[in-house]
RNA sequence: UUUGGAGAGUUUGAUCCUGGCUCAGAGUGAACGCUGGCGGCGUGGAUUAGGCAUGCAAGUCGAGCGAACCCGCAAGGGUUAGCGGCAAAAGGGUUAGUAACACGUAGGUAAUUUUCCCCAAAGACGGACAUAGCACCGUGAAAACGGUGGUAAUUUCCGAUAUGGUGCCGACUACACAUGUAGUUGGUAUUAAAGUUAGGGACCGUAAGGCCUGAUGCUUUGGGAUGAGCCUGCGUCCUAUCAGCUAGUUGGUGAGGUAACGGCCCACCAAGGCUUAUGACGGGUAGCUGGUCUGAGAGGACGACCAGCAACACUGGGACUGAGACACUGCCCAGACUCCUACGGGAGGCUGCAGUCGAGAAUCUUUAGCAAUGGGCGAAAGCCUGACUAUGCGACGCCGCGUGCAGGAUGAAGGUCUUCGGAUUGUAAACUGCUUUUGUUAGGGAAGAAUACCUUGAAGUUAAUAGCUUCAAGGCUGACGGUACCUGACGAAUAAGCCACGGCCAACUCCGUGCCAGCAGCCGCGGUAAUACGGAGGUGGCGAGCGUUACUCGGAAUCAUUGGGUGUAAAGGGCAAGUAGGCGGCCAAUUAAGUGAGGGGUGAAAUCCUGCGACUCAAUCGCAGAACUGCCUUUCAAACUGAUUGGCUUGAGACUGAGAGAGGGAAACGGAAUUAGCGGUGUAAGGGUGAAAUCUGUAGAUAUCGCUAAGAACACCGGCGGCGAAGGCGGUUUCCUGGUUCAGUUCUGACGCUCAAUUGCGAAAGCUAGGGUAGCGAACAGAAUUAGAUACUCUGGUAGUCCUAGCCGUAAACGAUGAGUACUAGGUGUUGGGACUUCGGUCUCGGCGCCGCAGCUAACGCAUUAAGUACUCCACCUGGGGACUACGGCCGCAAGGCUAAAACUCAAAGGAAUUGACGGGGACCCGCACAAGCGGUGGAACAUGUGGUUUAAUUCGAUGCUACGCGAAGAACCUCACCUGGGCUUGACAUGCUCCUUAUAUCCCUAUGAAAGUAGGGAGUCGGUUCGGCCGGAGGAUGCACAGGUGCUGCAUGGCUGUCGUCAGCUCGUGUCGUGAGAUGUUGGGUUAAGUCCCGCAACGAGCGCAACCAUUGCCCCAUGUUGCUAUCAUGUUAUGCCUUCGGGCAUGACGUGAGCACUCUUGGGGGACUGCCCGGGAUAACCGGGAGGAAGGUGGAGAUGACGUCAAGUCAGUACGGCCCUUAUGCCCAGGGCUACACACGUGUUACAAUGGCAGGUACAGAGGGUAGCCAACCCGCGAGGGGGAGCCAAUCUCAAAAAACCUGUCCCAGUUCGGAUUGGAGUCUGCAAUCCGACUCCAUGAAGCCGGAAUCGCUAGUAAUGGGAGAUCAGCUCGCUCCCGUGAAUACGUUCCCGGGUCUUGUACACACCGCCCGUCAAGCGAUGGAAGCUGGGAGUACCCGAAGUCCUACGUAGGUAGGCCGAAGGUAAAACCAGUGACUGGCGCUAAGUCGUAACAAGGUAGCCGUACGGGAACGUGCGGCUGGAUCACCUCCUU
Repeated sequence: UUUGGAGAGUUUGAUCCUGGCUCAGAGUGAACGCUGGCGGCGUGGAUUAGGCAUGCAAGUCGAGCGAACCCGCAAGGGUUAGCGGCAAAAGGGUUAGUAACACGUAGGUAAUUUUCCCCAAAGACGGACAUAGCACCGUGAAAACGGUGGUAAUUUCCGAUAUGGUGCCGACUACACAUGUAGUUGGUAUUAAAGUUAGGGACCGUAAGGCCUGAUGCUUUGGGAUGAGCCUGCGUCCUAUCAGCUAGUUGGUGAGGUAACGGCCCACCAAGGCUUAUGACGGGUAGCUGGUCUGAGAGGACGACCAGCAACACUGGGACUGAGACACUGCCCAGACUCCUACGGGAGGCUGCAGUCGAGAAUCUUUAGCAAUGGGCGAAAGCCUGACUAUGCGACGCCGCGUGCAGGAUGAAGGUCUUCGGAUUGUAAACUGCUUUUGUUAGGGAAGAAUACCUUGAAGUUAAUAGCUUCAAGGCUGACGGUACCUGACGAAUAAGCCACGGCCAACUCCGUGCCAGCAGCCGCGGUAAUACGGAGGUGGCGAGCGUUACUCGGAAUCAUUGGGUGUAAAGGGCAAGUAGGCGGCCAAUUAAGUGAGGGGUGAAAUCCUGCGACUCAAUCGCAGAACUGCCUUUCAAACUGAUUGGCUUGAGACUGAGAGAGGGAAACGGAAUUAGCGGUGUAAGGGUGAAAUCUGUAGAUAUCGCUAAGAACACCGGCGGCGAAGGCGGUUUCCUGGUUCAGUUCUGACGCUCAAUUGCGAAAGCUAGGGUAGCGAACAGAAUUAGAUACUCUGGUAGUCCUAGCCGUAAACGAUGAGUACUAGGUGUUGGGACUUCGGUCUCGGCGCCGCAGCUAACGCAUUAAGUACUCCACCUGGGGACUACGGCCGCAAGGCUAAAACUCAAAGGAAUUGACGGGGACCCGCACAAGCGGUGGAACAUGUGGUUUAAUUCGAUGCUACGCGAAGAACCUCACCUGGGCUUGACAUGCUCCUUAUAUCCCUAUGAAAGUAGGGAGUCGGUUCGGCCGGAGGAUGCACAGGUGCUGCAUGGCUGUCGUCAGCUCGUGUCGUGAGAUGUUGGGUUAAGUCCCGCAACGAGCGCAACCAUUGCCCCAUGUUGCUAUCAUGUUAUGCCUUCGGGCAUGACGUGAGCACUCUUGGGGGACUGCCCGGGAUAACCGGGAGGAAGGUGGAGAUGACGUCAAGUCAGUACGGCCCUUAUGCCCAGGGCUACACACGUGUUACAAUGGCAGGUACAGAGGGUAGCCAACCCGCGAGGGGGAGCCAAUCUCAAAAAACCUGUCCCAGUUCGGAUUGGAGUCUGCAAUCCGACUCCAUGAAGCCGGAAUCGCUAGUAAUGGGAGAUCAGCUCGCUCCCGUGAAUACGUUCCCGGGUCUUGUACACACCGCCCGUCAAGCGAUGGAAGCUGGGAGUACCCGAAGUCCUACGUAGGUAGGCCGAAGGUAAAACCAGUGACUGGCGCUAAGUCGUAACAAGGUAGCCGUACGGGAACGUGCGGCUGGAUCACCUCCUU
């Protein structure tokens, strides 16, 4: 000095990471949609290098020439067809081709040229032949052409001259880069020209003129300038699924050709050349650059406008002219196309400016002018100029301006929303005042113009005051255009839209719609309350624009040079040897290639940047500076790298001496086991499995003994021990052989490391050929299992497994970790050496393991054997699927291997860890969960509920546990919601407004009707009062607001409830750990009914739950005393018995009264139980076991009480409530019916099947409740239900009310009965308006099924089950249900293996809607893209051959024009092969798709652990064999580590 860097959404229940997709920014020659006031400056055919009507885009010179015509008296002037000169090779357009010296940059040309221009030197003499025009004639439709005659020149030709140039032969000098170059000098040969015009004094001439001067032109030569040619270094896209290419190819000699070098071309000779991978050759794409866009930069993309270069001009070929072309508006030929034609022939080329058609999303005026700038010609005037300058059109872009400014609250109206109060639009409007940019109109009015030209003057030239040149002054010339600009008048007047509003991303509500219509950049919205669709209001953003689409860069560190990775996410080659290449130890010297510093040249202009300036500003433009990060060249430096040279020893290697080892190859030998064969003994089974069967066996198996044979493999030792590069290697011995370690420190002297290509090795399976075959064993067969079982299990069994020779070349070939070197705490074990030793051990080198620090890591983990810190080299990765695939190539006998895409499709796929849930994972614990018991259900009949069916309706809801004697604690009408029918419409009910009345409400009657209702008639006439149609409370009517709804949504809700579950859990604060989700606490050791308590602990505390507190029950005490109680006392009545003097007495009992409150009881208050005490166990704790005392003992029993939450659980029909729906009906009233139906299925109950019983008779003992529209006593009647009757009771008083089982006595005698009571007939009672559908009860008669219940299943652990009765709610009546009460009153629990449910810890997981999860493949259907394919079509390039235009060249001839022949040669044709693209019957797999079919392969031990390679088999996932891996759960053992 340098001014410059932002992220977000989306994988998950949540987290971190990896990784893709998407967005926010800037830009454009743009297009599309909606909208649109003005100006300035820019910009505008990107597609069909498709076709083009019409006009214009290159002419000019009479001062080169003749001729013709016109004007003029003449002098002279004008016009121009032709000859001639110059120009037409510029300017203008386009980007097709081109991957190349085309372009860029830097050089070279000693290998060149250059019209016009400038400078210098010299010259310009003498002659001649033609020809166009013209005239005449001819051919043709035309275009055009021919013949004859004659003519000019700055046309052409010949000769002269030669300063010079060039060729050849010499001499010399100076240079140089290899050939060489330049210069001086001598000789020789050769080579040029054109005039025109202006003026004129002298001289000559009739004149023209000569002559002179000026200007201009011409010739030669040299130099300059400019332009051009050629050559070279470097740079310049993708593809290796293009690896070899090349015959003019590479070089030489000679001839030719060119301005010039050169295989540029030809003949001959040689056989090279290119690329060697630093990418030849081929294919695809493309004009290149200055620059433009983007970016912090490095980069990436692009090459419009402007500028430089190149290429092209209808397509292809060719030459001519010329200084320059192989020529955009020239020529010849061929081809396609268009036009004219008399059919014989001709004409044409907008990729110039306008314009037109076509194709396309898409790109302008058939304008004005040469006024300016520039160009051509000319001496000049001037002419020409679609270059250019202007103008028009297009919001296409950039910039500027405007659409007004100030005041203005009743916060107007309207709109929108609303909680109905209001809020917002909103100072916005209206209204008041002001201004006039713009606009309209009127007036004024530039710059762009001057060096051209004209006039005048001066100087120079000259003989000259002509002429010419230069300078000065004045004048003439404007398309735009009366434009910019200035001024006056008028009047807020003429001027705002577009997009968005779920998040990213600034901005929110209502209505409509209802997974429809639609939106969407990504995530995703929409299935009745959508801030996401459509509309509205409001808001946000930008603004004459705003959005969308397309494309580029950015974000993307997502190809990573700056600046990434590879154990598990994608990614280390299976292993080694080693070439090219890359990198390389220590010490010196030299050099200067890299490197560094300074100088020179260049890096066009424009652009970018900075400063200044001009348009009022800006855009825009001008000037200056800086910059252009580059290339070339030169000088210096020498640290580092390189090169060269010389040394060194530490890297590497060698040598000597020791050592260990399943290292490799070959041969020989050995024993155990298995099977088979033979023989013996021996008899009925063996074998196999979860259980079986197939199978073997009376023809003698299995078992056992002996012998024989065969093949394969080598127990123990054996060990996370050893060896090897990996694969891999295991009995013993011998032979051959590789590597490695240690010690010595003797030698060489960097000899090293790594490693594309290449080569070799390489488990198992498999292949070929030949052997061998005991066991095992794909395929196959059979037996089982199963719904099936192409499997798992079993019985057999072939290839194979083994050997020899040869292929194959792949594996989870794994440490999922490339090789090498160095450095960075340790501890411990083991193995092979060495040194020391006090024999305990210590040190050291090389291996193999474990733990662990720093560090690293997304985490898991790694951690001197790194995944740490660095360096070197190689290999590999870049979202998932498609795809370890297709095509092509290479290899293989085959199987197949190696290399390796695209279309299409998805927004994820993935890694590690976390919390849950789950497991046919593990551990521990609990529960009437099982077990042990008792009693039931399931069988019968009936009751009741549900499903189903039926019906006009059988109203609705509840549906596993957690619906089904549930809502319903009570459907004959009502209830009632359902059905049929009849009616009403402000309504059966509420409020308000309006109106009416002779002021009520009210009562009575008639007709009709099933009733509701409809139609009508009659009676009656309120209270207060200030006397006011004043007040009060009523009634009726019309209309409007509204009522009403058991109509829908429990998936919009409140509230309440069920369930897990009375299970022991659920959380928080602070702290700590972790990047984080989270963890810790809450886990652990004990214990408990309990997260109950104790101890320990990075935790310490706390909350909701547990427990306790509450009410009840069990014991005691105190108080209380009616309606309760009655022990004692008094008394009355009465019953019985005894005595009696018959008056009565006594005793007992009952009832009453008094008295009393002892007892029972009532209802108030206290006490009591706390592991408090003792013993034992336990950690001396918590706690547990036993005991004492006690009414009660370890929560005494039983209640109420239900944590955080789960099930979108249930309820809109209990009520409430949002939204929607109906409104003469889905509301309301009424009658009748239905909810009570009935082939059937299920749940819950009742009664039974009988003798532990039924029946008959007798006798005893409760508790808790209810009662005035009620309970109802005594007494009477009835067999009874009940009726009559009426006392008492609003209840500790009266009543329901009898408790029943039990107990005693009798009877029945095992039977469908004296069991059982259904069903049915008859007769009744009661309630009620009403008992038919459809009540309960009574009596008589009838007397069904049923003799203890299949599979299965329920309840219960003590005052429980079982059993017996009683009461209540609802209720007019109606119960086998429900709730409560008391009586009688058991059995059993060894225990936690199993079933079910639950809790805690741990483990695996591909689950998170959470296993009722997830998920694989075939088949079937639809859609899409793609591979193969008999073929078919098209394309470009090439090869061979045929034909061969124009034309250059060659040869021959001709005086010449030219003619003839030849080489080459475009187009065309023929043939074969390759390549690319399209299409193709059929066919292969793939992807996507809503709820299809078959199975269930994977995820948990996924129910046979899974996966990899290979082979065989199978509807399919897959199964099986062989070898391998852990990326396998569980249990046990071993080894090691830690304490």

RNAcentral holds the sequence, with entries from MGnify.
Predicted 3D model of a 1539-nucleotide RNA (small-subunit ribosomal RNA) from a soil metagenome.
The coordinates come from a structure-prediction model, not an experiment, and the mean pLDDT is 84.
It matches the Rfam family "Bacterial small subunit ribosomal RNA". Rfam links the family to the GO terms ribosome and structural constituent of ribosome.